A computed fold for a 1186-nucleotide part of an RNA from a Patescibacteria group bacterium, annotated as large-subunit ribosomal RNA, half B. Model confidence (mean pLDDT): 84 of 100. NCBI's taxonomy places the organism under Bacteria, Bacteria candidate phyla.
Context: one part of a larger RNA
C1' cells in the first nucleotide's frame, strides 16, 4: 500500500447511480403560535410553516394544610454555541395497486398475493345439510333458516348491459332407447319307445318324460334422447360494401353470418405489438412520469368495472432541505493485513525439473517445433492465464427412466343413484293378463228386416185372440226351436302382476320409570309416543363418477419444437452389369374390367400428321390418292415394349381351370417372380397350335383371434357330442402399412434420476453466402468535359467485427448482457503533422498518398450496447484483445422458486409480450506471469567512484498579438512562412504561500461520578460535544516538463542522366522532405556469468574491510537503507526558541450573587529548530585473499 468499523473535509451540491444505495442532514410525542387542497365530516394533522429553550437576582399571580409545585413581569452575566453531552420524526406534490388494521414463501420474494368487514348465489326442516370413519360413533352443535355450510366477488360511493346455441345445474314427464330379473314361445344335445332295412349282429329314421343347454316375444327403473328453466353458473358478446355541396369522415344505407355481436365506464393502461403513437406539461436537454387524444395487435362491468378519503418498511416520477453519491480525492482513530512467542485447520493435489513469442495441434499450449530470454533461493503484494477451486450442467437433447399435476386420452374403481331379491308381514280400492260362471254383443246390398258361425230341424211358444217359424221370396249365407262355439263387452270365481291408499307387529327413532350406577353415555326391564314394512342393511344390476387409481401419450429430424414424413411403383440421381445415400429432382397406386369383356381362341383390320382432290361441309364428321414413318393407341403415373401387332373390328367362348413340377432369378429372414413339362377336364381353330386372366413393372397386410364352408383325423370308461385338427376362403386406412393392447391425451419455471460436448444456447473454430473495405471496366452525372467531385451494368479481391453455416474442444460446469476500474494493440485517420490534385482567389472546404507520437469531453432520457437530445471541443474515429476485463467490483437486463395484466388453452398450464419482488461463494493464491524487496553463490580481498551493451519513460493540443487588416478579393471577408505571449489536459516533485486533517497540542461547555466539602483538578458519555490548531501527510496548492537540434527516410518534389539519339526524379550517382523512425532529454541498468573501468586501502595478520550487537529516523511489512555508537548530540530528558492556544492558578479588589478587573501578550504546549553528554549508544564477539 490495502481490507473494515469510525471521525473531519476548501469549493461545488446528485453533476453518481438502474435507483439519493450509503451517507448527511432537518425537527425534536418540551412550550407558545399556525395550518392548505380533498374528504366517508370522523380525519387529512404533530399537515405545512414560524418563534422560545443557560446562569445569577429582585417582584407578582395560581394551586396546596404544609413541604412544595407552577405561571409570569424586571433587572443583570458569560460563552462561537444555552433542550450546550446521550437519547428522541425529513418534508412536500403527484400517479398506479390493494380499502383499512393484520397474514405469508422457518432459510434469496412481506407484495399489487392471502385475509377481512360489506355483497351476492346455491344447499339444509333437525335422525339437517356438510365433514372424518370399515363400522360403532363423532364434529356441525348440547345449535335450529337473524341458523349452519359451500362457491364468487371484496370497506364505501356510482353500477353491474346483450346472448340460453354448447357445457353445467334444476325441474318436467307422453314418446323413443335401455340392465338384472321375470318370462310366452322356440331350437339343440341325451333319451324310454316307435316305424324301417337287415337271417342275425346291427344300422337308419322319428321322438314322451326328465336333465343339460341356447335363442326369445313380451315385461322392466334410473340414466340417456327429448321439453323447459337458469349467467353475482362455465362461458361468450361480428364481417364486407356504399355514402354529405373542397377534402376527411360517416348520422344513414345496403348485405353476409351469428345464441348474441361489447351497453355505461375506462383506455399506448400493471392491458398497446408497430411504439421512443401524437399534442401538451415538467428539464438546457425526458425511450421515465403527469395530462390528453383513439387506430383498445389483444380494456370492460362481483373470474367485477369506474371513482375513493385514510392507511402502506409497496412501485413510479417530481422538487425542498441536506451532504464524500460524485467532479477527485485526502488526512486522521479503532481492528485486521505485516513482523515476534504460542497455538495450529482447510479446500486440493496424475507427474513436477513449473519462461515469453510464433507456429502446430481434438482447432485458445509451462510440458509438442522453431527462435529468444534466463545465475540459485526467499518474503510482501496483485489477480491476467493454469479452460483455476467447489457442485457426475438446474439450460438443451436422449431414456420404450421417475414423480406431481390436468382433462371431453384408455382402463378400472371409493362414493352417489336405478331397479331387483332377501330381511318383509296385513286389509281396501283401482288398474291390468290368463281362466270359471253368467249375461249381453254383432246394422254392405236385396230381403218385412240389425242375417255373427256350424250341426240338427218341421215344428215352438200362447192368456188359445194369436205370434214365430216351415213353404215361397232374396241372397254369398236363412230365420222359430235345440246344441256347439267365434267377436266385442260387463259382471263374477280364482290364480298372478303393477299403482294407490291404510293397518301393527318386524325394522327405525323420540321419551318417561326403575335396574347395571356414585353416571345427560350405554345397555336391560317395563311403559308412552313418532314413524313403518318404507327406510336401513346385503347380493345381482343399469347410470353417473380425475373423487381416487394404473397406465399410455411413435419415430425420422443438419439439435429439439413447428411444418412435412413413414407401405408400394415409374423414371433421374447411379458413375454403360446388379446393387447404392440425402427433409435430393419429378410424378403415381390403396383399383379396374363378367357374357352386347377391358379375358380366351380363330380370322380380318391399321392410327396419327401433313399435303392433293370432292355436294351440303366450315380449321375440324365422311370419300379417294400421296408422303413422313410408329409421331396415334395401350383403362390410370412414368419407364421400357408393340406393326406378323401388345393397337381395332368381328365370331364363337369361359384355360379369370382342378393336381402337380424340372430348373432359375431375387434375397439376412419372412415374404416376393418366373417356368419347361406331365395328369385330368375344357375353349378356339381345318390343323398346327394356343390357352393356369388382362403389353410388362403399382391397386396391399405377417401372426394370434372368433365366426363361415368342406372333410370326419382325435373325442379321456362307452356311446355321442362339446371342442380340436386338416383343406378353402373371408373379416384389419393393424396406412407409425415386420403390425407391442381388444382398448390410451396432455402440462411441469415445483421438479428428479440416468447419461451426452454422439446434440442445441456463449465463446473459440474452419468457411466467408451476408457484412467492411479496396481495386478494374466506364454508360452516364458535373453548363462544355468519363475519371474535382460521383459513378449504373458488370467483373477482381482482402478482411475476419455483422446476420449466419457446420456442429470440430468444453454438459463428472469454458458464469451470460450493459456499466465500472485498468489498460494494450491494429489502422481502414476522428484530431493534431507532412504532401498531390481540385470544378483551390483568399478564408473555409471536396478527393487522395504518406502518417498511429499523443490525444480523442460533459450531461438528460433509456437496463441498455446503440441511438436522440442539449452545451462543448482541435476532434468528440472504427475495430481486436473469450461479442477485453465478476478467484477485479457491481447486478439494472436477460434467465428458477412468488404476484398480477393481455392473449391462447375445456384444464393443468404457456408466451424473444409486458409488470412489481428476488441469497454474485472462497478474511487465506500452489505454479506461471506482473509490482516490490531481502539472502545465498559468483565476479579471484576490499571501498568508494565510475562506463553503458541494454530496457522504459517521455512525446500533447488550443487561444491570443505582431508580421498585417497585408497578400487575394468587386466587396464580404481575410491568410500561408515567420516572431512572441497566454492557456487546457498530462505527468513528474515538493509543502514556502493557499487550503485540509491533525483522537498524547490550547481553550470553552453540559451531564454524571469521584479527589471528604470550597475553589482547584481526573474519569466517562463517538475524541462527549463545540471553537481553533504546529510537525507530518496531502491537493484545491507551489515549482518544473513537453522545448530544440542532428541523424535516416515516407508520400510527394527535385539534380543530372541513359536504356530508348528525344522526353524521363532513376536504372548507375546526387539533393529536398513529416508530431512519425535513430539520436539528443529522463529513469534503470555489469547475474552485460561477454560479470567491465578508475581511483585509494590490505599482502599474512589482532589486517583492509564487513557483519552481529546497541541508540535512532531523513528509512522502513519483515529483511534492507541511512545517521550515530563516548575521539559521541543518534535517541530521551533538561534549557532556550519558533509555533499553537488565547490570558493559568493563587491572591487582591468590584459585585447580593452569577461575574468581571489586576497581577499578566498570563499559562500551558506533539512531533519544529537551535543548545547542553544528565541518561542509553558498554562491554563483547564473528567472518574475513594463496
Nucleotide at each position: 500500500c490495502c481490507c473494515u468499523u469510525u471521525g473531519u473535509u476548501a469549493a461545488g451540491g446528485a453533476a453518481c447511480u438502474c435507483g439519493g444505495c450509503a451517507a448527511a442532514a432537518c425537527a425534536g410525542u418540551g412550550g407558545c403560535u399556525g395550518u392548505a387542497a380533498c374528504u366517508u365530516u370522523g380525519g387529512a394533522a404533530u399537515a405545512a410553516a414560524g418563534c422560545c429553550u443557560g446562569g445569577u437576582u429582585g417582584c407578582u399571580c395560581c394551586c396546596g394544610g404544609g413541604a412544595g409545585g407552577g405561571a409570569g413581569c424586571g433587572a443583570c452575566c458569560c460563552g462561537c454555541a444555552g433542550c450546550g453531552a446521550a437519547a428522541g420524526a425529513c418534508a412536500u406534490c403527484a400517479a398506479c395497486c390493494g380499502a383499512c388494521u393484520g397474514u405469508u414463501u422457518a432459510c434469496c420474494a412481506a407484495a399489487a398475493a392471502c385475509a377481512c368487514a360489506g355483497g351476492u348465489c346455491c344447499c339444509u326442516g333437525c335422525u339437517a345439510a356438510a365433514g372424518c370413519g370399515c363400522a360403532a360413533g363423532c364434529u356441525g352443535a348440547a345449535a335450529u333458516a337473524u341458523a349452519g355450510g359451500g362457491g364468487c366477488u371484496g370497506a364505501u360511493g356510482c353500477c353491474u348491459g346483450g346472448c340460453c346455441a354448447g357445457u353445467g345445474u334444476c325441474a318436467g314427464a307422453a314418446c323413443g332407447u335401455u340392465a338384472a330379473g321375470g318370462g310366452a314361445g322356440g331350437g339343440g344335445g341325451u333319451c324310454a319307445u316307435g316305424u324301417c332295412c337287415g337271417c342275425a349282429a346291427g344300422g337308419a329314421c322319428g321322438g314322451c318324460a326328465g336333465c343339460c343347454u341356447c335363442c326369445a316375444a313380451c315385461u322392466g327403473a334410473a340414466g340417456c334422447g327429448c321439453u323447459g328453466a337458469u349467467g353475482a353458473a362455465c362461458g361468450c358478446c361480428g364481417g364486407c360494401g356504399a355514402u354529405a355541396a373542397c377534402u376527411a369522415u360517416a348520422a344513414u344505407c345496403g348485405u353476409c353470418c351469428u345464441a348474441a355481436g361489447g351497453u355505461a365506464g375506462c383506455g399506448a393502461a400493471a392491458u398497446u405489438c408497430c411504439u421512443u403513437g401524437u399534442c401538451g406539461g415538467g428539464u438546457a436537454a425526458g425511450u421515465u412520469c403527469c395530462g390528453a387524444c383513439c387506430u383498445g395487435c389483444a380494456c370492460g362491468a362481483a373470474u367485477g368495472g369506474c371513482a375513493u378519503a385514510a392507511c402502506g418498511a409497496g412501485u413510479u416520477g417530481a422538487u425542498g432541505a441536506c451532504u464524500g453519491u460524485c467532479u477527485c480525492a485526502a488526512c486522521a482513530a479503532g481492528g485486521g493485513a505485516c513482523u515476534c512467542a504460542g497455538u495450529g485447520a482447510a479446500a486440493u493435489u496424475g507427474c513436477a525439473a513449473g519462461a515469453u513469442g510464433a507456429g502446430u495441434g481434438a482447432a485458445g499450449a509451462u510440458g509438442c517445433u522453431c527462435a529468444u530470454u534466463g545465475c540459485c533461493c526467499g518474503u510482501g503484494g496483485u489477480u491476467a492465464g493454469a479452460c483455476g477451486a467447489a457442485a457426475a450442467g438446474a439450460c438443451c437433447c436422449c431414456g420404450u427412466g421417475a414423480a406431481g399435476c390436468u382433462u371431453u386420452a384408455c382402463u378400472a374403481u371409493a362414493a352417489c343413484u336405478u331397479g331387483u331379491u332377501a330381511u318383509u308381514g296385513g286389509g281396501u280400492u283401482c288398474a291390468u293378463g290368463u281362466u270359471u260362471c253368467g249375461c249381453a254383443u254383432g246394422u254392405u246390398c236385396a230381403g218385412c228386416g240389425u242375417a255373427g258361425g256350424u250341426g240338427g230341424g218341421a215344428g215352438c211358444c200362447u192368456u188359445c185372440g194369436g205370434g214365430c217359424g216351415c213353404c215361397a221370396a232374396u241372397g254369398a249365407g236363412a230365420c222359430a226351436c235345440c246344441a256347439c262355439c267365434c267377436u266385442u263387452g260387463c259382471g263374477u270365481u280364482a290364480c298372478g302382476u303393477g299403482a294407490a291408499u291404510u293397518c301393527u307387529a318386524a325394522c327405525c327413532g323420540a321419551u318417561c320409570g326403575c335396574c347395571g350406577u356414585u353416571a345427560u353415555c350405554c345397555g336391560g326391564c317395563g311403559g308412552u309416543u313418532g314413524g313403518g314394512a318404507c327406510a336401513g342393511u346385503a347380493g345381482c344390476u343399469g347410470g353417473u363418477g380425475g373423487g381416487u387409481a394404473g397406465u399410455u401419450u411413435a419415430c425420422c429430424u443438419g439439435g429439439g419444437g413447428c411444418g412435412g414424413g413413414u407401405g408400394c411403383c415409374u423414371c433421374c440421381c447411379a458413375a454403360a452389369a446388379a446393387g447404392u445415400a440425402a427433409c435430393g429432382g419429378a410424378g403415381g397406386c390403396g383399383u379396374u374390367u363378367a357374357c352386347a369383356a377391358a379375358g380366351g381362341u380363330c380370322a380380318g383390320c391399321u392410327u396419327a400428321g401433313c399435303g392433293c382432290g370432292g355436294a351440303u361441309g366450315g380449321a375440324a364428321a365422311u370419300c379417294g390418292c400421296g408422303c413422313u414413318g410408329g409421331a396415334c393407341g395401350u383403362g390410370c403415373a412414368a419407364a421400357c415394349g408393340c406393326a406378323c401387332a401388345a393397337g381395332c373390328u368381328g365370331g364363337c367362348u369361359u384355360u379369370a381351370c382342378u393336381g402337380c413340377a424340372a430348373g432359375a432369378c431375387a434375397g439376412a429372414c419372412a415374404a416376393g417372380u418366373c417356368g419347361c413339362g406331365c395328369a385330368g377336364u375344357c375353349g378356339c381353330g381345318a390343323a398346327a397350335g394356343c390357352g393356369g386372366a388382362a403389353g410388362u413393372u403399382a391397386g396391399u397386410g405377417a401372426u394370434c383371434c372368433g365366426a363361415c364352408c368342406g372333410u370326419a383325423c382325435g373325442a379321456a370308461a362307452u356311446a355321442g357330442g362339446a371342442c380340436g385338427g386338416c383343406g378353402g376362403a373371408a373379416g384389419c386406412u393393424c396406412a407409425a402399412c415386420g403390425g407391442a393392447u381388444a382398448a390410451a391425451a396432455g402440462c411441469u419455471a415445483c421438479u428428479c434420476c440416468g447419461g451426452g460436448g454422439a446434440u442445441a444456447a456463449c465463446a473459440g473454430g474452419c468457411u466467408g453466402a451476408u457484412c467492411c473495405c479496396c481495386c478494374c471496366c466506364a454508360a452516364g452525372a458535373g453548363u462544355c468535359c468519363a475519371c474535382a467531385u460521383c459513378g449504373a451494368c458488370g467483373g477482381g479481391g482482402g478482411g475476419g467485427u455483422u446476420u449466419g453455416g457446420c456442429a470440430c474442444c468444453u454438459c463428472g460446469a469454458u458464469g451470460u448482457c450493459g456499466g465500472c476500474c485498468c489498460g494494450u494493440c491494429g489502422c481502414a485517420u476522428c484530431c493534431u503533422g507532412g504532401a498531390g490534385c481540385u470544378g483551390g482567389a483568399g478564408a473555409a472546404g471536396g478527393u487522395u498518398c504518406c502518417a498511429a507520437g499523443g490525444g480523442u469531453u460533459u450531461g438528460g432520457c433509456u437496463g441498455u450496447u446503440c441511438g436522440c437530445c442539449a452545451a462543448u471541443u482541435a476532434a468528440a474515429g472504427c475495430g481486436g484483445c473469450a461479442c477485453g476485463c465478476g478467484a477485479g467490483c457491481u447486478g439494472g437486463g436477460u434467465u428458477c422458486a412468488g404476484a398480477a395484466c393481455g392473449u391462447c388453452g375445456u384444464g393443468a398450464g404457456a408466451c424473444a409480450g409486458u409488470u412489481c419482488g428476488g441469497u454474485c461463494u472462497c478474511c487465506u493464491a500452489u505454479c506461471u506471469a506482473c509490482c516490490a524487496u531481502g539472502g545465498g553463490c559468483g565476479c579471484c580481498g576490499a571501498a568508494g567512484g565510475u562506463u553503458g551493451a541494454g530496457a522504459g519513460g517521455a512525446u500533447u493540443c488550443u487561444u491570443c498579438u505582431c508580421u498585417a487588416g497585408u497578400a487575394c478579393g468587386a466587396g464580404a471577408g481575410g491568410a500561408u512562412c515567420g516572431a512572441g505571449a497566454a492557456g487546457g489536459a498530462u505527468a513528474a516533485a515538493c509543502c514556502u504561500c493557499u487550503g485540509g486533517u491533525u483522537u498524547a497540542c490550547c481553550g470553552g461547555u453540559u451531564g454524571u461520578c469521584c479527589u471528604g466539602c470550597c475553589a482547584a483538578g481526573g474519569g466517562c458519555a463517538g475524541u462527549g460535544c463545540c471553537g481553533g490548531g504546529u510537525a507530518g501527510c496531502c491537493a484545491c496548492g507551489u515549482u518544473u516538463a513537453g522545448u530544440u537540434c542532428g541523424g535516416a527516410u515516407a508520400a510527394a518534389c527535385g539534380c543530372u542522366g541513359a536504356a530508348a539519339g528525344c522526353a524521363u526524379c532513376u536504372a548507375a550517382g546526387c539533393g529536398u522532405g513529416a508530431a512519425g523512425c535513430c539520436g539528443a532529454c529522463c529513469u534503470c541498468a555489469a547475474g552485460a556469468u561477454u560479470a567491465g573501468c578508475c581511483u585509494u586501502c590490505a599482502u599474512u595478520a589482532u589486517u583492509a574491510g564487513a557483519c552481529u550487537c546497541c541508540u535512532g529516523c531523513g528509512a522502513g511489512a519483515c529483511g534492507a537503507g541511512c545517521a550515530g555508537g563516548u575521539u559521541g548530540a543518534u535517541a530521551g530528558g533538561c534549557c532556550g526558541u519558533a509555533c499553537g492556544u488565547g490570558g493559568a492558578a493563587g491572591u487582591g479588589c468590584a459585585g447580593u450573587a452569577a461575574u468581571g478587573c489586576a497581577u499578566g501578550u498570563a499559562g500551558c504546549g506533539g512531533a519544529g529548530c537551535g543548545g547542553u553528554a544528565c541518561u542509553a549508544a558498554u562491554a563483547a564477539g564473528u567472518c574475513g585473499a594463496g